This is a predicted structure of a 1564-nucleotide RNA (small-subunit ribosomal RNA) from an uncultured prokaryote.
RNA sequence: AGGGUUUGAUCCUGGCUCAGAACGAACGCUGGCGGCGUGGAUAAGACAUGCAAGUCGAACGGUGACUAGUUGGCAGCAAUGUUGGCUAGUUGUAGUGGCGAAAGGGUGAGUAACACGUGGGUAAUCUGCCGUGAAGUUCGGGAUAACCUCGAGAAAUCGGGACUAAUACCGGAUGUGAUGUCUUGGAGGCAUUUCCAAGAUCUUAAAGCUGGGGACCGAAAGGCCUGGCGCUUCAUGAUGAGCCCGCGACCUAUCAGCUUGUUGGUAAGGUAACGGCUUACCAAGGCGACGACGGGUAGCCGGUCUGAGAGGACGAUCGGCCACACUGGAACUGAGACACGGUCCAGACACCUACGGGUGGCAGCAGUCGAGAAUCUUUCACAAUGGGGGAAACCCUGAUGGAGCGACGCCGCGUGGGGGAUGAAUGGCUUCGGUCCGUAAACCCCUGUCAUUUGUUAACAAACCUCUUAAAUUAAUAGCUUAAAGAGCUGAUAGUAGCAGAAGAGGAAGGGACGGCUAACUCCGUGCCAGCAGCCGCGGUAAUACGGAGGUCCCAAGCGUUGUUCGGAUUCACUGGGCGUAAAGGGUGCGUAGGCGGUACCAUAAGUUUGGUGUGAAAGCUCCGGGCUCAACCCGGAAAUUGCAUUGAAUACUAUGGCACUAGAGGAUCGGAGGGGAGACUGGAAUUCCCGGUGUAGCAGUGAAAUGCAUAGAUAUCGGGAGGAACACCAGUGGCGAAGGCGAGUCUCUGGACGAUACCUGACGCUGAGGCACGAAAGCUAGGGGAGCAAACAGGAUUAGAUACCCUGGUAGUCCUAGCCGUAAACUGUGUGCACUUGCUGUGGGCUGAUUCGACCCCGUCCGUGGCGAAGCUAACGCGAUAAACGUGCCGCCUGGGGAGUACGGUCGCAAGAUUAAAACUCAAAGAAAUUGACGGGGGCCUGCACAAGCGGUGGAGUAUGUGGCUUAAUUCGAUGCAACGCGAAGAACCUUACCUGGCCUUGACAUGCAAGUGGUAGGAACCUGAAAGGGUAACGACCUAGCAAUAGGAGCUUGCACAGGUGCUGCAUGGCUGUCGUCAGCUCGUGUCGUGAGAUGUUGGGUUAAGUCCCGCAACGAGCGCAACCCCUGUGUUCUGUUGCCACUCCCGCGUAAGCGGGAAGCACUCUGGACAGACUGCCUCAUUUAAAUGAGGAGGAAGGUGGGGAUGACGUCAAGUCAUCAUGGCCCUUACGGGCUGGGCUACACACGUGCUACAAUGGCGGUGACAAUGGGCAGCAACUCAGCAAUGGGAAGCUAAUCUCAAAAAGCCGUCUCAGUUCGGAUUGGGCUCUGCAACUCGAGCUCAUGAAGUUGGAAUCGCUAGUAAUCGCGGAUCAGCAUGCCGCGGUGAAUACGUUCCCGGGCCUUGUACACACCGCCCGUCACACCAUGGGAGUUGGUUCUACCCGAAGGUAGUGCGCUAACCUCGCAAGAGGAGGCAGCUAACCACGGUAGGGUCAGCGACUGGGGUGAAGUCGUAACAAGGUAGCCGUAGGGGAACCUGCGGCUGGAUCACCUCCUU
Repeated sequence: AGGGUUUGAUCCUGGCUCAGAACGAACGCUGGCGGCGUGGAUAAGACAUGCAAGUCGAACGGUGACUAGUUGGCAGCAAUGUUGGCUAGUUGUAGUGGCGAAAGGGUGAGUAACACGUGGGUAAUCUGCCGUGAAGUUCGGGAUAACCUCGAGAAAUCGGGACUAAUACCGGAUGUGAUGUCUUGGAGGCAUUUCCAAGAUCUUAAAGCUGGGGACCGAAAGGCCUGGCGCUUCAUGAUGAGCCCGCGACCUAUCAGCUUGUUGGUAAGGUAACGGCUUACCAAGGCGACGACGGGUAGCCGGUCUGAGAGGACGAUCGGCCACACUGGAACUGAGACACGGUCCAGACACCUACGGGUGGCAGCAGUCGAGAAUCUUUCACAAUGGGGGAAACCCUGAUGGAGCGACGCCGCGUGGGGGAUGAAUGGCUUCGGUCCGUAAACCCCUGUCAUUUGUUAACAAACCUCUUAAAUUAAUAGCUUAAAGAGCUGAUAGUAGCAGAAGAGGAAGGGACGGCUAACUCCGUGCCAGCAGCCGCGGUAAUACGGAGGUCCCAAGCGUUGUUCGGAUUCACUGGGCGUAAAGGGUGCGUAGGCGGUACCAUAAGUUUGGUGUGAAAGCUCCGGGCUCAACCCGGAAAUUGCAUUGAAUACUAUGGCACUAGAGGAUCGGAGGGGAGACUGGAAUUCCCGGUGUAGCAGUGAAAUGCAUAGAUAUCGGGAGGAACACCAGUGGCGAAGGCGAGUCUCUGGACGAUACCUGACGCUGAGGCACGAAAGCUAGGGGAGCAAACAGGAUUAGAUACCCUGGUAGUCCUAGCCGUAAACUGUGUGCACUUGCUGUGGGCUGAUUCGACCCCGUCCGUGGCGAAGCUAACGCGAUAAACGUGCCGCCUGGGGAGUACGGUCGCAAGAUUAAAACUCAAAGAAAUUGACGGGGGCCUGCACAAGCGGUGGAGUAUGUGGCUUAAUUCGAUGCAACGCGAAGAACCUUACCUGGCCUUGACAUGCAAGUGGUAGGAACCUGAAAGGGUAACGACCUAGCAAUAGGAGCUUGCACAGGUGCUGCAUGGCUGUCGUCAGCUCGUGUCGUGAGAUGUUGGGUUAAGUCCCGCAACGAGCGCAACCCCUGUGUUCUGUUGCCACUCCCGCGUAAGCGGGAAGCACUCUGGACAGACUGCCUCAUUUAAAUGAGGAGGAAGGUGGGGAUGACGUCAAGUCAUCAUGGCCCUUACGGGCUGGGCUACACACGUGCUACAAUGGCGGUGACAAUGGGCAGCAACUCAGCAAUGGGAAGCUAAUCUCAAAAAGCCGUCUCAGUUCGGAUUGGGCUCUGCAACUCGAGCUCAUGAAGUUGGAAUCGCUAGUAAUCGCGGAUCAGCAUGCCGCGGUGAAUACGUUCCCGGGCCUUGUACACACCGCCCGUCACACCAUGGGAGUUGGUUCUACCCGAAGGUAGUGCGCUAACCUCGCAAGAGGAGGCAGCUAACCACGGUAGGGUCAGCGACUGGGGUGAAGUCGUAACAAGGUAGCCGUAGGGGAACCUGCGGCUGGAUCACCUCCUU
């Protein structure tokens, strides 16, 4: 720090996702040790048991026990025993009393609040214990608990009576002081007022306990003296607490209004204290868009986690504050509570009960149950630290200190170290050679951490206290206090840490991952199954992605997974984003609050800047240092704590106040332009209708028709009339308006902008949340109006259908008036204002200058409105002074796609609906711009037997052949649009042959290796069996090499093992070969340039060509594969060659009257054969074109003229095209068979369909006769002349020829004659005889000949094929294969046409351009209904629950107020006393307040809900085809109607529409 993922690729936008860190975690697998931390996050659910707050006898009276002393009784001689009393001591215990129990400990339910944080205020307050200072501590009194007794009760407990003490309670005195009131003076402050001093006056305290003691007094107690503790009053400090204020910190506006003690005042009450805190009265206020009120959620903070930071999330452990203590309410006591282990009441729950009544509160420490994914021991000790009580010892302390459990976290350590190559074995892989695990192991030599065991053994401990000593106080060497030194005593953890010894490598490694992101790869299994998956995505027979294994990588006592938070995410953007087209500018204006605001000076100092001071707790973080062996952890110091408050200074900017200014803004005067608005009046053209005339058969309409109108007279035409709506031309990227919008003319009223002048005001400005107004079309209400047009509707067409497009009609509506609606692609998809920034050129309005008679043109300037473009900006497209540049002010809006602009709620509306506006769920994309292709029922140009023009066919018949289908034991397999189908197959009777039946063989028909055997071996006549293969017998009987030979080796054979073999599968695992687009003219590269990039350029453009052929131009310059040419055949000539070819001239011979014929010689002239060469190149001329060229047209010459004709030659690529059955080959499969022989059968079947041919249907013909002219080729297991036989196929002989020699071999169409239009003298299928040939064999199943038979067929529907010249058509000939068997195939020549105006259309192709939502590329993509399944959600009669409000009822406890006839010790009065009265108090009663509870009615939230609405997802369903191309009717927006559905139609709008044309403008 980034990466993956939208696309064929690119760039951008944008979401999703990953890598990091963290956790009070949980789960899975695994688990050696230690240290330090940490551990109920859920049910503030319920709790058994134990413990968690007591202490003081030096406050007090009892009482028990013990000890000592003393004194009695009784027994006893006594010792002694026993039983009492008193005193003292120790100790226990209930009670009175004091202090504490308000701390400590727990939890986070509630709380959105002065609860918390921070900073202040308290002149509005209190403060037990503690410190300091001052003063005091006097005299009395009456009770009461305990104890005793009586009683009630099951118990808890309670009542009555009698006794007693105090530091309990009460009264009096004193008054240093304090309090209240008044007066005077001073000081201060902040309104009230506060403080100090003095004076007067009112009220107002106390308690004792204990240690020591010489003199003196006293009978004693004691007084007295002296310490300590306590008590009282006051002042002050400290600590703690209360109250108040500024600021800060959650979500929601689908919560917008809230409030009656409410806001303020006066008075009173109350409180420690201010205050509506409470009450009475008065006023009507107070809060709120800077978010009141309501709802939801939540303890707050120091801090923790993350982050570069700013931020974001969190608030465990530790620390500060708050709140709570079963739930709700209440007070009492007290310095302090409205009190966790107190009280009272109510409620729920649980327990006890004798049923009458009682008791309880773990959110203290342990622990239990429950719920939960999940969170520990019913431990030890007060040794340390701290707390309470006490004078102290001491007691108490689940605070605390420790231990235990849990890998829950962090940190540390170990599981060994060194050597060791036959690179062992097993295992894995393998190209079979090897290689990996791997120095890893074994083995050798060492070490001893941890654990184990044995021994030894800490620190934390210093105090209090006791003893000794000293000082101070004092009368005192008592006592108390203090200090110093010494001694003594105290350890839960713990026999632990540490240390030492012993033994032995001995006890100690796993988890995850390995397709990319992301470090790490192979084999096997599986076969879209099982499964994986964080995202992209893997799996359909060769899976590095599933499962296992080997190996590797990462971390390690842990490793992974899940969850959560931050980060990455600049993806809410303060730092630090955007809004033309990606999500996003409000339809437009006016304007309120708010925000922002021109120039100069002065003042103030709020913001701002800066210095000081206070605070910002500790812990934590950071840095430095130190202590545990290190670290975690702990200790010390520093820094930091970015903040708040206060105080001083500065005054540039902002602000505030003042005073000015004129450049902003506004006004004034003058002027012209305009479809700006409203109303009234008027006009002509046209449509329709009515009346009349003329006139006759059609009109209208369409792609074509029909419905419709018309002989009852239409259409047409003329005249007259009615009525409504709209205003041709002018008319223009021209004008006006804020937008919507505005178009005949005239008049009236009226708004705004602009120009000129620079006269006035003097910042009056800009923007603008809410608000108000305007706002196309459609639509709504009421009343008019209604010509045309026209949703709906009707009919006619079209169509598979046609609820549409087209046609004929036609109603709302369109128009007017009044009112509503408030939306549009309300668009420049661009909010508004201001300032600034090179240019060129149109156009509208005004003004200046110059010129002119006056103008125009021209120059300058201001305001509008266009085009192109610089810089700059932009993802690109593009924008570009009318900004989308650069700045600035204000407003609106956006944050992935879908769900959805939907639901619910609110507001508005008559309604339609508008506005505001979610969530669940679901996807990994959705999208913008541009690129390359492909495609278009887009365009342009060009081309092809593509069409057209022609000729001949196919499709009909019969037959041949191939295919499908059907059949079969088998009908082997493959090829399937063009580009399968007379194709593989250039030839299936057996063989071929792969198929089927039957019968056989098993190392095999064939190859290699190893081992064993083998001379009567290999071979093998002959024989038996059999359909053959095979099986069996068997005469005879070998070979090669070395060696003299024996013998050895080889070959051969037999047996066994490895292996052979497979036309078995996969052409979608492959090689090779082939088809096709297409012999179409294309396909690319290097360098350069342009572009962010994919890419572009070149290769486009203008011409031209068969051609990317050539030329010109050009940011391109070159090059490659293709084209062309080079190659072959053919057409002309020259030359060479001269046999087997040729035979002219010449000669000879023979025949013939002759022409001539035959033979020979000579010859190579000619023909011919086949070698070499020449020739054709737009070379020459004319014309066209032009800037020029290429080129084209014509001509000359020439055998041939514009690539002369034909062939071979097939670019990059496409079709997972074809072929595993030519061959090769990976993988899989079979192995006495899916291999190998053999016989027979099948591939030849036959209701049928198709393709390709042949033969015909006849007279351009048939038949008969005649007999002229070819070329390519073949031939020895062959071609065969000639001759004979046969009607013939053919046969018997047989010359010649291994071929320019011989032969196949006859060419046929031709010509002559005949037939005369018939199913024929056409046609020949079919069938019956008889033959021939090949072959082992013609039955299934060959060809030929001959005699007989003589079918369909009379030119072929829709449709469709070939061909542009030596071509089509037609005629025959040859060859391959082959024993035999072509109508097929491959070749050869003979005869030999017609037509092409032309490119509109069909098909294929090429180039350019355009649109695109396609890229598997139009055989594409894609929409909606319906049907099925699943999911979440809205409505829903209702129903259940939570919460809350209003009204009313009830009214526990409690304090307050009143009353108090009952009861009543202290004080007062009277009384000798008894007692009486009073004051005061208590019970009781009453009143208001009030918790729980109840009734009624609301609000709100949530659960369930028959039925119902739409939505999402799913597999290969159904119906159509709406959109994307002009998507076949351009699409879309708003609205209205209609329709199974997508949708259709009307009205208005938009371009985010293709194409064509015109206009205008710009560039050159």
The RNAcentral record of the sequence draws on ENA. Rfam family: Bacterial small subunit ribosomal RNA.